[in-house]
Molecule: transfer RNA
Organism: Oikopleura dioica
RNA sequence: CGCGGAGUAGAGCAGUGGUAGCUCGCAAGGCUCAUAACCUUGAGGUCGUGUGUUCGAUUCACACCUCCGCAA
Numbered sequence: 001c002g003c004g005g006a007g008u009a010g011a012g013c014a015g016u017g018g019u020a021g022c023u024c025g026c027a028a029g030g031c032u033c034a035u036a037a038c039c040u041u042g043a044g045g046u047c048g049u050g051u052g053u054u055c056g057a058u059u060c061a062c063a064c065c066u067c068c069g070c071a072a
Base pairs, nucleotide, nucleotide: 002070003069004068005067006066007065010024011023012022013021018055026042027041028040029039030038048064049063050062051061052060
């Protein structure tokens, strides 16, 4: 240099054009002898960056950045 994959909440992951969710974790409350387990509620995301297509982009196109792999 060439090819492919990945980037979404603190962590791990869904979501393939129409209001962004799940599990764990975190906070508060309930329950409890009890700070565990269980139940309820909540906070936390400008979806890697930019541009474009579209009425509308996490999703489609292009460029770039980071990481992983293949080949040389």